[in-house]
RNA sequence: CUUUGGUACCUGUCAGUGGCGAACGGGUGAGUAACGUAUGGGUAAUCUGCCUCGAAGAGGGGAAUAACUGCCCGAAAGGGCUUGUAAUUCCGCAUAAGAUCCACAUUUGAGAUAGUGUGGAUGAAAGGGCUACGGUCGCUUUGAGAUGAGCCCGUGUCCGAUUAGCUAGUUGGUGAGGUAAGAGCUCACCAAGGCAUAUCGGUAGCUGGUCUGAGAGGACGAUCAGCCACACUGGAACUGAGACACGGUCCAGACUCCUACGGGAGGCAGCAGUGAGGAAUAUUGCACAAUGGGGGCAACCCUGAUGCAGCAACGCCGCGUGAGCGAAGAAGGCCUUCGGGUUGUAAAGCUCUUUUCUGGGGGAUGAGGAAGGACAGUACCCCAGGAACAAGUCUCGGCUAACUACGUGCCAGCAGCCGCGGUAAAACGUAGGAGGCGAGCGUUAUCCGGAUUUAUUGGGCGUAUAGGGCAAGUAGGCGGUAUAUCAAGUCGGGCGUGACAGGCCUCGGCUCAACCGAGGAGGGUCGUUCGAGACUGAUAUACUAGAGUGCAGGAGAGGAAGACGGAACUCCUAGUGUAGCGGUGAAAUGCUUAGAUAUUAGGAAGAACACCAGUGGCGAAAGCGGUUUUCUGGCCUGCAACUGACGCUAAGAGGCGAAAGCUAGGGGAGUGAACGGGCUUAGAUAUCCCGGUAGUCCUAGCUGUAAACGAUGGAUACUGGAUAUUGGGGGCAUAAAAGCCCUCAGUGACGAAGCAAACGCGUUAAGUAUCCCGCCUGGGAAUUACGGCCGCAAGGUUAAAACUCAAAGGAAUUGACGGGGGCCCGCACAAGCAGCGGAGCGUGUGGUUUAAUUCGAAGCAACACGAAGAACCUUACCUGGGCUUGACAUGUACAUAGUAGGGAGCCGAAAGGUGACCGACCCUUCGGGGAGUGUACACAGGUGCUGCAUGGCUGUCGUCAGCUCGUGUCGUGAGAUGUUGGGUUAAGUCCCGUAACGAGCGCAACCCUUGUCGUUAGUUACAAGUGUCUAGCGAGACCGCCGGACAUAUAACCGGAGGAAGGUGGGGAUGACGUCAAGUCAGCAUGGCCUUUAUGUCCAGGGCGACACACACGCUACAAUGGUCGGUACAGAGGGCAGCGAAGUCGCGAGGCGGAGCGAAUCCCAAAAAGCCGAUCACAGUCCGGAUUGCAGGCUGCAACCCGCCUGCAUGAAGUUGGAGUUGCUAGUAAUCGCAGGUCAGCCAUACUGCGGUGAAUACGUUCCCGGGCCUUGUACACACCGCCCGUCACGUCAUGGAAGCUGGCAAUACCUGAAGUCGGUGGGCCGACCGCGAGGGGGCAACCGCCUAAGGUAGGGCUAGUGACUGGGACGAAGUC
Repeated sequence: CUUUGGUACCUGUCAGUGGCGAACGGGUGAGUAACGUAUGGGUAAUCUGCCUCGAAGAGGGGAAUAACUGCCCGAAAGGGCUUGUAAUUCCGCAUAAGAUCCACAUUUGAGAUAGUGUGGAUGAAAGGGCUACGGUCGCUUUGAGAUGAGCCCGUGUCCGAUUAGCUAGUUGGUGAGGUAAGAGCUCACCAAGGCAUAUCGGUAGCUGGUCUGAGAGGACGAUCAGCCACACUGGAACUGAGACACGGUCCAGACUCCUACGGGAGGCAGCAGUGAGGAAUAUUGCACAAUGGGGGCAACCCUGAUGCAGCAACGCCGCGUGAGCGAAGAAGGCCUUCGGGUUGUAAAGCUCUUUUCUGGGGGAUGAGGAAGGACAGUACCCCAGGAACAAGUCUCGGCUAACUACGUGCCAGCAGCCGCGGUAAAACGUAGGAGGCGAGCGUUAUCCGGAUUUAUUGGGCGUAUAGGGCAAGUAGGCGGUAUAUCAAGUCGGGCGUGACAGGCCUCGGCUCAACCGAGGAGGGUCGUUCGAGACUGAUAUACUAGAGUGCAGGAGAGGAAGACGGAACUCCUAGUGUAGCGGUGAAAUGCUUAGAUAUUAGGAAGAACACCAGUGGCGAAAGCGGUUUUCUGGCCUGCAACUGACGCUAAGAGGCGAAAGCUAGGGGAGUGAACGGGCUUAGAUAUCCCGGUAGUCCUAGCUGUAAACGAUGGAUACUGGAUAUUGGGGGCAUAAAAGCCCUCAGUGACGAAGCAAACGCGUUAAGUAUCCCGCCUGGGAAUUACGGCCGCAAGGUUAAAACUCAAAGGAAUUGACGGGGGCCCGCACAAGCAGCGGAGCGUGUGGUUUAAUUCGAAGCAACACGAAGAACCUUACCUGGGCUUGACAUGUACAUAGUAGGGAGCCGAAAGGUGACCGACCCUUCGGGGAGUGUACACAGGUGCUGCAUGGCUGUCGUCAGCUCGUGUCGUGAGAUGUUGGGUUAAGUCCCGUAACGAGCGCAACCCUUGUCGUUAGUUACAAGUGUCUAGCGAGACCGCCGGACAUAUAACCGGAGGAAGGUGGGGAUGACGUCAAGUCAGCAUGGCCUUUAUGUCCAGGGCGACACACACGCUACAAUGGUCGGUACAGAGGGCAGCGAAGUCGCGAGGCGGAGCGAAUCCCAAAAAGCCGAUCACAGUCCGGAUUGCAGGCUGCAACCCGCCUGCAUGAAGUUGGAGUUGCUAGUAAUCGCAGGUCAGCCAUACUGCGGUGAAUACGUUCCCGGGCCUUGUACACACCGCCCGUCACGUCAUGGAAGCUGGCAAUACCUGAAGUCGGUGGGCCGACCGCGAGGGGGCAACCGCCUAAGGUAGGGCUAGUGACUGGGACGAAGUC
């Protein structure tokens, strides 16, 4: 508005058409070793939407299709058919240039495909909203710009050669196709090229930068920024300016989900978030306010880009957890030498402050212009409150700042390396204290540094790892003198670039800082341009000093081939000849009466060449040795004629290359692996002997290694010498030589400078330099495995890793050691004497036994030792019985007159218990005190452990001659020298020499004793007087004298004289620095630990005394040098008063009685004995020997049973001189004889310590055994040879090689199949615009075919990983075995 059905417009919402965007932004680093990236260039081979500037234009038509309508299929996702429609959708026509194409001309340029001009042909468009009617936003063609992109090139860009050959569209050409664009980009044809740190394998996004480092470098590539690649895995195209597209499409595959089983859907390496994995990594937040992006005219919309907030000490930075005063140095803790120290001004306390915190108030910048702020009521400001809410962690042995106690006891544990822990742990754990850092601290992992430990800066190779076995030479590297040119290297200037950020410097903004902003300088093996011309290089021309040639001489085991020679060995034949030969440390096997060995003659064969012969010669090295011939390589000298840098070195490749070994064929005397036999030996797979095969020899090949060494690559130059020798040359000299001087080339020994860790090298460098090659980078695994190459094999060459260790190694030093050397000592051997080992007994020890047989000592250096006296005691052990402040000490407190003490009796084995009775002391200020006793508490006590916690003492090497120091000198140093050397000594004793000079501890001497003399004294002795004696003091002995010899000697040695004594006269005392964790906690002392009605202490009894046995030290014997009996002689040194004990007397005797004398030169013990004289025994188990046993006695002692000594009588064992082995002694000694003493009541004493008597033998000598000293040498030893250390085997663990195989992975190859898709083809399907009147055409779509091709399949190989019965070696493990 209406016809009340609706229609138009506006607004909102949903769907669709169209446009732009979606190719940006954001994520990740799988792939990629590449033009991927970085840097510098090119594009004359290119494109570029939107944007900017400019030129020109937009005329006139047509067609389809979605949405929508209707129908249908499907579970869904979706799809089909049908009617109709719009545009800035799509399609013709017109017009058009400086656009495009073709032709021609011209310009720049090295080059035209580029620019310009002329002619011809071809190709455009879209409109819309708003409007102030001017425009504005778009559209078409085109030029230029800007931006972005594509492509190409130089250079840089990880490891492996145990990957050395790779490549077929591969390399190039012609033509065509294709792209925006060059090109094998693709195709056809032609040619046969191309690359070689290729190819292959492993690893990896690249860069600006980050960390580290003085730098050069090394490692890394988070955050931020640039580039690249990727988007579930693989392939493909479409659209578009741009993609072969993270949140698009198609296909294949794997996986997940939905399903009606027919079929569909999906891709967080976007932001949050979930699961899983993992040692581990955040919120399903707010906002588009800012910055930026897309769309849009704009408003505006979108934006997990971005801005903010949240979580995490993850990092960097800043701040706090309080400040001042405060000593009784509090309490507590810890330590302690018990005094104290420390925590520690720390706390408490007093006086303050308020960053932070809490509460309240205000409150931003970030927003260019009015409003609009996620952060945010945040930052910040003001007020109030109150020290208030706020400290940990690691370490304390050294490196490395910081120490004690307790616990533990090679356990538990620690540890970065070295290493701590086995009873005193600064190393474990805890505590106290201390040190470091601090909102952090410590650990772990990784990178750089230190690390000059891969060495360009900036290393080495004689012996530490490292010179190729050797030479000739290719590539390469390096290269003499002069001139000229060039300008590649080189040097200088200009320009460009080296993004931003970062780093450095300066300035500025957040309170400071971290952080941020601004400016500057700097950064490249870069590009370009101008210049310089020394040096290197290039080119050219010269030179002769390097190098080579020539001529004249020279030496030589240089090489190859041939011929010849003598000696010796062996064999054969023959002769002579007879019993052995041979061999060894000694033997045997072996040979020999079938005649050896020996000897003579003849013959055969093979191998090697005596003398000459020499740090002599030659050769590149390996290597080369009779004489001679032929061929042949190199070297040296002289001359200075010729060439004119022709040189040096040398990867790879090729060559030579001892011995052994291999193949084939010869040869084979001697020798001789293997093998046989004989010896030796525990064994003897060895040494030694008898045999003996390969081999050794020759020819032809192979092997290719050696301590192939000067452990020393080659070349050149330079740098003091003296000396020997080989081969030349020159000079002087000579008769000729010898000789001397100069020089070249070799070969030695020594040495300046220098070098070197040292040793050493030193013109023959390991010195000073240059060039080139080879090689090394802790030890083992490993001169290995696997793989490759070589070889007939043996094997060679190249050459790792896992794992494991904290060392391996060089040179030198000091010791120690050596079945190394030299010198020298000692009763060390030898020469002697006497023993031990056999017997019996004594004693000690082991073992065994026991209730206990207490403990210690353990090769020498324990075992007659502690012990110089075990019946009780001792005594420490056992059994039993007692005591508990104790058998003993000190202190404190208390008590104490009938107290301390004594003590009959009783019980008892005693200790002990009980106990009538007796009954005190000192001082006193008269209060009391002391002593004693008792009770209680501190404590006593311990012969309990540790001698490996210790002191002291002792043993031993050893009475050996050594051990050190100061100063000086030498050496980097450890250290050396002195102290070694030549002599000498007992001696580091002394002398000489000497880079040493001195000194100390040791030696010696001083001391004691003994031997001689003198002298003094005289208790004693003796009859006297004397001095045989005793005690003192002196003398004497020093190599002083003589001779010899030595080194000239001031050392010393030999001989002699004198002397009592002669070369320290004899003996003793005396024991250096040290060694043995030597011995002793049981002599003593002592730290720590343990024990406390017992591990203390007292007592009785027992034991230490046992007894199959073994050892050690002794005694007595085995007899005649003796036993027995009788007689008789001579010492010294000791001891004696709880003692020695005389005479006398008794007894057979031990002994008894006795008691003189003597505290001892007076007395006693006290008799000495062997000896001498005489007698007897006559060789035997005795007239030897005395064990054992019986009986009877004596003595000591409280007590002789276990368990004493002595005497008498009786008994009368073994034993007839001692195996292997082993001890002592060198002169008044051994041997033998007795005497005394200590301990002690007595004595198991035959022991020990002393004393005298008698009184020998032997020593050639230093080879050997043992021990020691000095020098030297080797060393892998240093706990020091009782050291160190190798290999097999057995067991365990670990990693690894081989292996019949088994299972995966990767990249290729050949063939089969082959989706999607681009491209091409086909004609028989379908279709709007345009042409045509139409038929039809043009064009498009679909279908089919073909090429290519992802994926898949099949096959044989390659590479790689895991696994594998069994097997190989390796590493490491407790104290196993040989």